[in-house]
Context: one part of a larger RNA
């Protein structure tokens, strides 16, 4: 992992509640036990007991009343009647209480044949090197010290096997081995190593201490027992159709992933001034968006006027003048504001009528939800960030299949009872890939810009289309030729300043077709080049501002790249206008079933309308396996099993039959269950 086989809402109870059935009924009922009988049982005896028929009150007590109160007042809580027994079932309560799951917790006892220390009794440690102390002689001394040569054999000394341990590598890692091999390497007479015997026991031992070690287990050992401990956790919960169909919300919580109360689903029942909802008209209450502040509060911009201040000037000082300095108050002008309002909306709310729909409420039973997300929007928070958090509206996933958006939980269009090789459309498309236009009409883009997600500030004489406004065949722009003078080197300054360092100015005159007391370049100044501006040539538009279409620069990511590709250019690209098609589980069309309501039937069952997406959950209505009674059948001329075929139902499922198989086993009503498997890292066996 597959395969069979077992495997989870059960059982009690003198409990408690509702709901159906049934039986009697202001009453209901028996219990224990006895007695008969056709004996797992039924009848009848059995009035102990329970429940109800009367309450209030702490109680004494009172009574249709009562309590409370000074009350004959208010109030509370009852009185105007339906129970009960027994059966089924829905839910609770005590029980393990749908099933598996701790880590812990006490108790009884098992253990030191592993370990850790310890008693007791033995037993081992090749070889090889130092060479204490003591001693002997021999110097030495007054004697002693001392010195030296021998001997001598100490040492938690040295080196290294055995032995004991375990430095580093490296193999081994489903290992030869649940710690091990292989090379190094520590001590190796000692706090050494080791045999046998024996002691210390679970909050206890031993611990040269590391929470080590106590039997391959230790921050508390293993075994039996409490015990099915507890589990607001997590996992699993098994056949089938139908109707409805949630919720992630508010309060409270040793409360936050649990629960109670209420909200929201679902079943009965009910009754009524039909209460719900929705349009549409009419009255309303408001203080929001918007405006708006010489309408207030608070905060403001520039200005005028003009209290105060502040600096000058002047005075001995008073007075007084002067300000491009701050600056109330008033005026004028501008403009803010959730907590500002002289105003002031649409939505929504309320009331009343009227149309439309069909819900709305109350009572009881049963849930389930209380981790929500996304997108639009009015806000709060944040950085007018967040697939950011909190609120209010609305949709839509959740619980929603189809189609579109390449691909997708929410976006777009649309709510899937079934079946059909029929139609129309919807969002979106219509060269291929792919159903459907290489349509139709006018235009823009040349960047593969686009071709459904990704871009800005700023800058563009690419190009298009539209406004103003100038010059221009009495010749414009541009380009070539020719001029571009003179008083003058304008004054001043300055070492020089001559159009061209800087300052000043009637920046003036003359000649002129024109020509600035000079537009840039140049030079120590000068020269020089060159512009304005004049002619001449050419010969048809030529600028200046501004607004808009498309483009173009700014532009940077990990796969060589990509609109979903392939591709595309008077387009298959953008933009207006237009037709036709295509497209979906929408809608239609033919056939069928199902629910719910009228209506008709005594039912069955028939019209007609209408409904049938759905998680948690609530409700119906079936189908299957076992046993039980009655009624009734098959079966050796082959039951049940097993395998194959072939029809039938909305589905669980049922029926026929061939081969096997060899002896049981059904059917119908009606009871009663150890009553249904794909999941639980399920449990056993098989492969």
């Nucleotide at each position: 992992g597959c395969c069979u086989a077992c495997g989870a809402g059960u059982u009690a109870c003198u409990c408690c509640u509702c709901u159906c059935u049934a039986g009697c009924a202001a009453g209901g009922u028996u219990a224990a036990a006895g007695a008969u009988c056709u004996a797992a049982g039924a009848u009848c005896u059995g009035c102990a007991g329970c429940c109800g028929a009367a309450g209030c009150g702490a109680a004494a007590g009172c009574a249709a009343g009562u309590c409370u109160g000074a009350a004959u007042a208010g109030g509370g809580c009852g009185u105007a009647u339906a129970g009960u027994u027994a059966g089924a079932g829905g839910g609770g309560g005590u029980a393990g209480a749908c099933g598996c799951g701790a880590a812990a917790c006490c108790u009884u006892g098992u253990g030191a044949u592993c370990u850790a220390c310890c008693c007791a009794u033995g037993a081992c440690c090749a070889g090889g090197u130092u060479g204490a102390a003591g001693u002997u002689c021999c110097g030495g001394u007054a004697a002693c010290a001392c010195g030296g040569a021998a001997u001598g054999g100490a040492g938690g000394a040295c080196c290294g096997a055995a032995c004991u341990g375990a430095u580093a590598a490296g193999c081994g890692u489903u290992g030869a081995a649940a710690a091990g091999c292989u090379u190094c390497c520590g001590g190796a007479u000692g706090a050494g190593u080791u045999g046998u015997g024996g002691g210390u026991a679970g909050g206890g031992g031993u611990g040269a201490a590391a929470g080590g070690c106590u039997a391959a287990u230790c921050a508390a050992a293993c075994u039996g027992g409490g015990a099915a401990a507890u589990a607001g956790c997590u996992c699993g919960u098994a056949c089938u159709c139908c109707c409805c169909g949630a919720a992630a919300u508010g309060u409270u919580u040793u409360u936050a992933g649990g629960a109670a109360c209420a909200g929201c689903c679902u079943c009965g029942a009910g009754g009524u001034u039909g209460a719900g909802u929705c349009u549409u008209a009419u009255a309303g209450a408001g203080g929001u968006a918007g405006a708006g502040c010489u309408a207030c509060u608070g905060a403001u911009u520039g200005g005028a006027c003009u209290a105060g201040g502040g600096g000058g000037c002047u005075u001995c000082a008073c007075c007084g003048c002067c300000u491009a300095c701050c600056a109330a108050a008033u005026c004028c002008u501008g403009a803010c504001a959730a907590a500002c309002u002289c105003c002031g909306a649409a939505u929504a709310c309320u009331a009343u009528a009227a149309g439309a729909u069909a819900u709305a409420c109350u009572c009881g039973g049963g849930a389930g939800u209380g981790a929500g997300c996304c997108c639009a929007u009015g806000g709060g928070u944040g950085c007018u960030a967040a697939g950011g958090u909190c609120c209010g509206u609305g949709g839509g996933c959740g619980a929603g299949a189809g189609g579109g958006a390449a691909a997708g939980a929410a976006c777009c269009c649309a709510g899937a009872c079934c079946a059909g090789c029929a139609g129309c459309u919807a969002a979106g498309g219509u060269c291929c890939c792919c159903a459907a236009a290489u349509c139709u009409a006018u235009g823009u883009u040349a960047a593969g810009u686009u071709g459904a997600u990704c871009u800005a500030a700023c800058g563009u004489g690419g190009u298009c289309c539209g406004a103003u406004u100038g010059c221009u065949u009495u010749g414009a722009c541009a380009g070539c030729u020719a001029g571009g003078a003179u008083g003058u080197u304008u004054g001043c300054u300055u070492g020089g300043a001559a159009g061209c360092a800087g300052c000043a100015a009637u920046u003036c005159a003359u000649u002129u077709a024109a020509a600035g007391a000079g537009u840039g370049c140049g030079u120590a100044a000068c020269a020089g080049c060159u512009c304005a501006c004049u002619a001449g040539u050419c010969g048809a538009g030529c600028g200046a501002u501004u607004g808009g279409g498309c483009g173009u620069g700014g532009a940077u990511a990990a796969u060589a790249a990509u609109c979903g590709g392939g591709c595309a250019u008077a387009a298959a690209a953008c933009a207006u206008a237009g037709u036709a098609c295509c497209g979906a589980a929408g809608c239609u069309c033919u056939g069928g079933a199902u629910u719910u309501u009228a209506c008709a039937g005594c039912a069955a069952u028939g019209u007609a309308a209408u409904c049938u997406g759905g998680u948690a959950g609530g409700g119906g209505a079936g189908c299957a396996u076992u046993c039980u009674a009655a009624u009734u059948g098959c079966a050796c001329u082959g039951a049940a099993g097993g395998u194959g075929u072939g029809g039938c139902u909305u589905g669980a499922g049922c029926c026929a039959u061939g081969c096997u198989g060899g002896a049981g086993c059904g059917a119908u009503u009606a009871g009663a269950a150890a009553a249904g498997c794909a999941a639980a890292u399920g449990u056993a066996g098989g492969c």
Predicted 3D model of a 687-nucleotide part of an RNA (large-subunit ribosomal RNA, domain II) from a Bacteroidota bacterium.
Its mean pLDDT, the model's own confidence on a scale to 100, is 83.
The sequence was found in a public genome assembly.
It matches the Rfam family "Bacterial large subunit ribosomal RNA".